[in-house]
RNA sequence: GGAGUCGGCCAGACAACCGCGGCCGGGCGCUUGACGCACCGGUCGAGGAAAGUCCGGGCUCCUUCGGGCACGGCGCCAGGUAACGCCUGGAGGGCGCGAGUCCAUGGAAAGUGCCACAGAAAAUAUACCGCCGAAGCACGCAAGUGACGGUAAGGGUGAAAAGGUGCGGUAAGAGCGCACCGCGCGGGUGGUAACACGCCGCGGCACGGUAAACCCCGCCGGGAGCAAGACCAAAUAGGGGAGUACGCCGGCCGCGCAAGCGGCAGGCACCGCCGGCUCCGAGCGGACUCCCGGGUAGGUUGCUACAGACAGCCGGUGACGGCUGCCGCAGAUGAAUGGUUGUCCCAGACAGAACCCGGCUUAUUGUCGGCUCUUGUC
Repeated sequence: GGAGUCGGCCAGACAACCGCGGCCGGGCGCUUGACGCACCGGUCGAGGAAAGUCCGGGCUCCUUCGGGCACGGCGCCAGGUAACGCCUGGAGGGCGCGAGUCCAUGGAAAGUGCCACAGAAAAUAUACCGCCGAAGCACGCAAGUGACGGUAAGGGUGAAAAGGUGCGGUAAGAGCGCACCGCGCGGGUGGUAACACGCCGCGGCACGGUAAACCCCGCCGGGAGCAAGACCAAAUAGGGGAGUACGCCGGCCGCGCAAGCGGCAGGCACCGCCGGCUCCGAGCGGACUCCCGGGUAGGUUGCUACAGACAGCCGGUGACGGCUGCCGCAGAUGAAUGGUUGUCCCAGACAGAACCCGGCUUAUUGUCGGCUCUUGUC
């Protein structure tokens, strides 16, 4: 100097004038107050992603609560966190010379399915080319040939073909036997664990892969959402139609000559009620379902003090936690920060809150630093 990799920071600056929105104070209006104002002053006023709406929650409501089934999500281990599908560290595996980086990473001996084409054959699966003729059969003087039998070590096909290498053995071969490796089971050592180990023993050894295929196992999950919800004011038609359930038992009270009528609570039954269910239980209610039509679409609140920001110290490999100090940092609602002038220079990319927060993903200018590889020079 070049290439790469990981991390941090900024997001044009300064000044003046005019103009916006919130809050505080003043002033003016109003009998007072509430309240209003186009007035004055002070102060604050878009992001690291405000984006995507993909996750997790806070908060609000559903009268709800528990269980079951279904459905959905996650899936190595240990931690962090309010929580998570996030983050940190570790184990295993892949990529990279390396710094580093990636991961739907539980189970294939519970079962089912799939593995195109090629190939003889794709799972308790075969004989295309080949090798052999031990023991026998037919022909032949014999060599040998045929049928038949044996074989899966060699070759071929394929992503993958009944573990690998070597030795022995055999008619030729084969874990057929043996040694080592691999694999399975049991044990030991280290580690919280996932797991690791040139450790020990037993076994010729289950017949491959695939679960982001169905499935099995473990853990988690009520629903809807600030257009949630609460309050105020106003208006309309306390509108019209159809259907389902509405029963029994005794007790008490009132009226009554009595028959009977009405009311109250209780028991059984019926119906309805959980934003998946002809489920179970509890609890609540006396109604519920459908169609047509009408009114309101205004105001206040929710609305910003929080799992908060910043700084220092301590603990921890780290995510993060604790202590101390200090700060208050947008709340619009057809939707607030715009315009002009001047100066500076690394000439400013991606881009604007709408209840709030923690993540992930995507877009992107400039600048700083650590580390790796490489080239050249001293």
A computed fold for a 378-nucleotide RNA from a Woeseiaceae bacterium, annotated as Bacterial RNase P class A.
It matches the Rfam family "Bacterial RNase P class A". Its family is annotated with tRNA processing, dimeric ribonuclease P complex and ribonuclease P activity in the Gene Ontology.
The gene name in the source record is rnpB.
The prediction has a mean pLDDT of 76.